RNA sequence: CUUAUCAAGAGUGGCGGAGGAAACAGGUCCUUUGAAGCCCGGCAACCUAACUGUUUGUGCAGAAAAGGUGCUAAUUCCUGCGGUUUAUCCGGCAGAUGAG
Numbered sequence: 001c002u003u004a005u006c007a008a009g010a011g012u013g014g015c016g017g018a019g020g021a022a023a024c025a026g027g028u029c030c031u032u033u034g035a036a037g038c039c040c041g042g043c044a045a046c047c048u049a050a051c052u053g054u055u056u057g058u059g060c061a062g063a064a065a066a067g068g069u070g071c072u073a074a075u076u077c078c079u080g081c082g083g084u085u086u087a088u089c090c091g092g093c094a095g096a097u098g099a100g
Base pairs, nucleotide, nucleotide: 001100002099003098004097005096006095011040013039014038015037019030020029021028024080025079026078027077041072042071043070046068047067048064051062052061053060054059076094081091082090083089
């Protein structure tokens, strides 16, 4: 840079010790009944897959054991720009993750 997804799901565990929810601004919220981070566990199914069915087939459908990531409060916590019936909704920007 291209592309797909972002309303679902996931712990009463251990270490740790005061912040955290990407950045800026404004809200709102989580947190000593223990934040971030690390480990373990779990979720999911993007890559991938033992295996199963089917097929002429290196195809198609299913399948989560194993492997590579990811994720594990709140819609990507909400708003920020544009459209709109000004409530909502849709799109965009930015961001996150996978694959290339």
The RNA shown here (SAM riboswitch aptamer (S box leader)) has 100 nucleotides and comes from uncultured Ruminococcus sp.
Its Rfam family is "SAM riboswitch aptamer (S box leader)". Rfam describes the family as follows. The SAM riboswitch is found upstream of a number of genes which code for proteins involved in methionine or cysteine biosynthesis in Gram-positive bacteria.
The RNAcentral record of the sequence draws on MGnify.
Model confidence (mean pLDDT): 82 of 100.